[in-house]
Molecule: TPP riboswitch aptamer (THI element)
Organism: Prochlorococcus sp. AG-418-G23
RNA sequence: GAUUAAUACUAGGGGUGCUAUUUUAUUUAACUUAGCUGAGAUCAUACCCUUUGAACCUGAAUCAUUAAUCCUGACGCAGGGAAGUGGAAAUUUGAUCAA
Numbered sequence: 001g002a003u004u005a006a007u008a009c010u011a012g013g014g015g016u017g018c019u020a021u022u023u024u025a026u027u028u029a030a031c032u033u034a035g036c037u038g039a040g041a042u043c044a045u046a047c048c049c050u051u052u053g054a055a056c057c058u059g060a061a062u063c064a065u066u067a068a069u070c071c072u073g074a075c076g077c078a079g080g081g082a083a084g085u086g087g088a089a090a091u092u093u094g095a096u097c098a099a
Base pairs, nucleotide, nucleotide: 001097002096003095004094005093006092008085009084010083011050012049013048014047016044017036018035019034020033023030024029025028056080057079058078062074063073064072
């Protein structure tokens, strides 16, 4: 110096559940406290993801499993789904090659 990976900068896309319990109304809601899983379980302005796209949504309270409609696996070479840069400014680290 070049390439590449992670990161950075700017912009954008997502999800926030299940079970039991406390209190108040009254047949279904809100609230409190515990337990389960996870990166994240209602505002953390955090976490994850951005086409090399399983972050997330539909199918779907589907099928198996589970205390559980959550979680996990299948479904899934099913369908959707949000991007750019090294410049006037924009970091750091690793690997490879050359001088």